[in-house]
RNA sequence: UGAGUUGAGUAGAUGAUCGCGUUCCAAUUUGGAAUGAGGAAAGUCCGGACUCCGCAGGGCAGGAUGCUGGGUAAUCCCCAGGAGUGGCAACGCUAUGGAAAGUGCAACAGAAAGUAGACUACAACGGUACUCCGUUGUACAGGUGAAACGGUGCGGUAAAAGCGCACCAGACCAUAAGGUGACCUAUGGUGCUUGGUAAACCCCAUCUGGAGCAAGGUAAAACGGAGACUUUUAAAGGUGUGCCCGUCUCGUCUCCGGGUAACCGCUUGAGGUUAAUGGCAACAUUAAUCCCAGAUGAAUGAUCAUCAUAUACAGAAUCCGGCUUAUUCUCAACUCAAGCU
Repeated sequence: UGAGUUGAGUAGAUGAUCGCGUUCCAAUUUGGAAUGAGGAAAGUCCGGACUCCGCAGGGCAGGAUGCUGGGUAAUCCCCAGGAGUGGCAACGCUAUGGAAAGUGCAACAGAAAGUAGACUACAACGGUACUCCGUUGUACAGGUGAAACGGUGCGGUAAAAGCGCACCAGACCAUAAGGUGACCUAUGGUGCUUGGUAAACCCCAUCUGGAGCAAGGUAAAACGGAGACUUUUAAAGGUGUGCCCGUCUCGUCUCCGGGUAACCGCUUGAGGUUAAUGGCAACAUUAAUCCCAGAUGAAUGAUCAUCAUAUACAGAAUCCGGCUUAUUCUCAACUCAAGCU
């Protein structure tokens, strides 16, 4: 200097004038003070808080997660590790339990795609037969394919084959040492060689009620009207199920009509900031300090001056914690390459 990897910060600031929303204090002169969109507010992909369903259950069904340990209110999230894998590396990624429990699936080519199989073959026997045919045995060699039932060598056989042996590889078993653990290392044994796919059904382990601020509550409103069924022997209804068991309620359901455009929920929170302690870290504890939107057809805009690297993506609607996506500028550390000193 270039290329890359990882992490962090920022999203204009200050002053003046005019104009908006909320709260408070005054006051009716329409004033004064405080405060007022994001790092993603987006996506609605997750997890919860909160509210309601009379209470509490069991079975069935459904759904989710899937290596280990920790964090958290909780998660499919975060941190630290293991195994596998990509990269020269810094680092990144994960379809990460089980295929010798069972059932499926795999185009074309090929004889055959899992205890397969004879296309070219090899050997033995028989037929008048080196050539052709039949029977028997075999899967060694070749071909096809992404993949063909471990590899090399020796023995053995009619021809062959882990059929046997030696050395490797894989799988399984045992022991020892290390680790909380997933696992790793070493030694020994067994000829066991037992393809792929579970983001196919399935098996195993763990977890799991439903609906949602248009939740829900107060107010208001006609002594509202009609009908069906039923009266503790439950017809109907009871927030996953045209299910089962159990349990609760004298009311349940249908139609006609009236009232409700108001108020609450609505923002003090698993809250922010700073410091110390503990921890590799995520994070936790303690102390101090601060109050930082609550609109409801929907509020923060305009002008001027100065500074600054300066604009991009872009606007809350019950709230919070994550993930993913979009994007301006700046900084730091690390890796590789080339050159100079």
Bacterial RNase P class A from a Candidatus Poribacteria bacterium, 341 nucleotides, folded computationally. The organism belongs to Candidatus Poribacteria, within Bacteria. Its Rfam family is "Bacterial RNase P class A". By type it is a ribozyme. The prediction has a mean pLDDT of 75. It was read from a public genome assembly, where an Rfam model found it.